[in-house]
RNA sequence: CGGGGCGUGGCGCAGCCCGGUAGCGCACCGGCUUUGGGAGCCGGAGGCCGUCGGUUCGAAUCCGACCGCCCCGACCG
Numbered sequence: 001c002g003g004g005g006c007g008u009g010g011c012g013c014a015g016c017c018c019g020g021u022a023g024c025g026c027a028c029c030g031g032c033u034u035u036g037g038g039a040g041c042c043g044g045a046g047g048c049c050g051u052c053g054g055u056u057c058g059a060a061u062c063c064g065a066c067c068g069c070c071c072c073g074a075c076c077g
Base pairs, nucleotide, nucleotide: 001073002072003071004070005069006068007067010026011025012024013023020057028044029043030042031041032040050066051065052064053063054062
C1' cells in the first nucleotide's frame, strides 16, 4: 500500500442477504420456595445498533467516507 472479515445491553451471540422502530443465553434486581445458600419458578431493569453523511414515507439492515480490532497478500535497501 492492496484485499477480506468483524463492530448490536455488563459479557457471548442472533437479526442484515430480502428495509417496517431489536431478540436469545449468561450475568444483574425483586418476589415465591428453602433454616440459610444453591437450584427451580414468576416478574423486572438495562442497548436506537462503531462515528458521520446519503437514499427512502421509513435504515441495525441499502450506498459513501472515516475510526477501531483481526486475518491474508505486497513492500522491507